[in-house]
RNAcentral holds the sequence, with entries from Ensembl Plants and Rfam.
This is a predicted structure of a 74-nucleotide RNA (transfer RNA) from Vigna angularis.
It matches the Rfam family "tRNA". Its family is annotated with triplet codon-amino acid adaptor activity in the Gene Ontology. The family's RNA type in Rfam is transfer RNA.
The source organism's lineage runs through Eukaryota, Streptophyta, rosids, fabids and Vigna.

RNA sequence: GCACUUGUGGCCGAGAGGUUAAGGCAAUGGACUCAUAAUCCAUCUCAUCGCUGGUUCGAGCCCAGCCAGGUGCA
Numbered sequence: 001g002c003a004c005u006u007g008u009g010g011c012c013g014a015g016a017g018g019u020u021a022a023g024g025c026a027a028u029g030g031a032c033u034c035a036u037a038a039u040c041c042a043u044c045u046c047a048u049c050g051c052u053g054g055u056u057c058g059a060g061c062c063c064a065g066c067c068a069g070g071u072g073c074a
Base pairs, nucleotide, nucleotide: 001073002072003071004070005069006068007067010025011024012023018057027043028042029041030040031039050066051065052064053063054062
């Protein structure tokens, strides 16, 4: 340099173009206990989906450019 791929809450990670964007973990507060763990409840949770544009009635999803990570080729 070229091609492909990934980017979504603090972390991991789902999400067929149709509007409430799943779930788990962590953290914080509470219940329970003599106490701790486990368990349960609540909050974090109104995620604005890497950034900027475009297509569309409607975009996390499609298209373009850019940024960052990864893989392959040179």